RNA sequence: GGCCCCGUAGUUUAACGGAUAAAACAAGGCUUUCCUAAAGCUUAGCUGUGGGUUCGAUUCCCGCCGGGGCUG
Numbered sequence: 001g002g003c004c005c006c007g008u009a010g011u012u013u014a015a016c017g018g019a020u021a022a023a024a025c026a027a028g029g030c031u032u033u034c035c036u037a038a039a040g041c042u043u044a045g046c047u048g049u050g051g052g053u054u055c056g057a058u059u060c061c062c063g064c065c066g067g068g069g070c071u072g
Base pairs, nucleotide, nucleotide: 001071002070003069004068005067006066007065010025011024012023013022018055027043028042029041030040031039048064049063050062051061052060
């Protein structure tokens, strides 16, 4: 350099092109406890980036960025 795969909460993962992007763990708050732990309730937080297609894009297409693999 060429080809292929991947990129979504702090982490691990979901989401036929269509409802307010969901869950677990983690974090904050509350209850309980003499205190902690555990348990229960609750809150905040996410689509790598720029375009395109579409009535509508996490999803489809292209460029770029980042990561991984194969190969000259």
Transfer RNA from a Pirellulaceae bacterium, 72 nucleotides, folded computationally. The coordinates come from a structure-prediction model, not an experiment, and the mean pLDDT is 80. It matches the Rfam family "tRNA". Its family is annotated with triplet codon-amino acid adaptor activity in the Gene Ontology.